[in-house]
Context: one part of a larger RNA
RNA sequence: CUGGGCGUAAAGCGCGCGUAGGCGGUUAUUUAAGUCAGAUUGAAAGCCCCGGGCUCAACCUGGGAACUGCAUUUGAAACUGGGUAACUAGAGUAUGUUAGAGGAAAGUGGAAUUCAGGGUGUAGCGGUGAAAUGCGUAGAUAUCCUGAGGAACACCAAUGGCGAAGGCAACUUUCUGGGACAAUACUGACGCUGAGGUGCGAAAGCGUGGGGAGCAAACGGGAUUAGAUACCCCGGUAGUCCACGCCGUAAACGAUGUCAACUAGCCGUUGGGGGUCUUAGGUUUCAGUGGCGCAGCUAACGCACUAAGUUUACCGCCUGGGGAGUACGGCCGCAAGGUUAAAACUC
Numbered sequence: 001c002u003g004g005g006c007g008u009a010a011a012g013c014g015c016g017c018g019u020a021g022g023c024g025g026u027u028a029u030u031u032a033a034g035u036c037a038g039a040u041u042g043a044a045a046g047c048c049c050c051g052g053g054c055u056c057a058a059c060c061u062g063g064g065a066a067c068u069g070c071a072u073u074u075g076a077a078a079c080u081g082g083g084u085a086a087c088u089a090g091a092g093u094a095u096g097u098u099a100g101a102g103g104a105a106a107g108u109g110g111a112a113u114u115c116a117g118g119g120u121g122u123a124g125c126g127g128u129g130a131a132a133u134g135c136g137u138a139g140a141u142a143u144c145c146u147g148a149g150g151a152a153c154a155c156c157a158a159u160g161g162c163g164a165a166g167g168c169a170a171c172u173u174u175c176u177g178g179g180a181c182a183a184u185a186c187u188g189a190c191g192c193u194g195a196g197g198u199g200c201g202a203a204a205g206c207g208u209g210g211g212g213a214g215c216a217a218a219c220g221g222g223a224u225u226a227g228a229u230a231c232c233c234c235g236g237u238a239g240u241c242c243a244c245g246c247c248g249u250a251a252a253c254g255a256u257g258u259c260a261a262c263u264a265g266c267c268g269u270u271g272g273g274g275g276u277c278u279u280a281g282g283u284u285u286c287a288g289u290g291g292c293g294c295a296g297c298u299a300a301c302g303c304a305c306u307a308a309g310u311u312u313a314c315c316g317c318c319u320g321g322g323g324a325g326u327a328c329g330g331c332c333g334c335a336a337g338g339u340u341a342a343a344a345c346u347c
Stems, first nucleotide, its partner, number of pairs: 004318003007301002012315001014200004021193003025087007033080002035076006048064006090190001091187005096181003102176007109153001114148007124135002161168002205246006214240002219235004257314002260311003265292010276281001296303002320347003329340004
């Protein structure tokens, strides 16, 4: 170099954008770099084949064959590449319609918990399997009124919607990203993937400054128990919330990389369009999202037009278990740590 794989056995980077590179639609013409063909060259010796000479062999020797490739030269022009001209089926732009918890900021609202003040009212409340710690005659629990403050938004709600992923849910306003559909018009391959790079990235954690109702690691107490550094109960601090800056990891999962083409059907559901119309509707088409199922695939489970089927392009990754996602070194980080990543030894 060649080979086999990656849903669950080892293996798809958490997800985008994008540099180099790889790959790339249709037609005509040209070129001749790749490609293909012919010729020249390819010394002798050696290797190989057929012979000959030393008694054989090694050795020596005659003839023949071979000489990939490289190089030089002459051609061919289908395919790939380069040039030129053109096209519209890929991609994009404009116009119109449209759905949505997509993002950011500001403001507003009601229910509930807690706390504070006041009224009524009296001996318990709370909690558990049962209790106790705890709260309460300095008036609790309960109930009514008023106020403060923080956090989260019941019903609607869905197998539903949006987003590249993480993720996004009260209401209103402002700013803003992306998508779908329908016809036309325009640009004319402008495309796909993407090593490095760069950005985003739940929760927890970290820094500075706020905030702090509820919940609650740590911690204290009460129980349980042989013990109970737990499960249960009473408290409770970081944290959870906000602003700015870090961290960069997750069972970051569909455990399934991205793009494209093709390949039976049936039943739902979301958004848009068309014609039909007995508009309760039924039907058709495009884009999404679910359930079943044929061919095919699969070790099986299962997947099955949202493929794990049949093909193409590009990237990432795997190569027995442990040692180990560790050590050392590098890079990043305030730290916690992250990332890259072995070997001895052992089975």

Source information
This is a predicted structure of a 347-nucleotide part of an RNA (small-subunit ribosomal RNA, central domain) from an uncultured prokaryote. Its mean pLDDT, the model's own confidence on a scale to 100, is 86.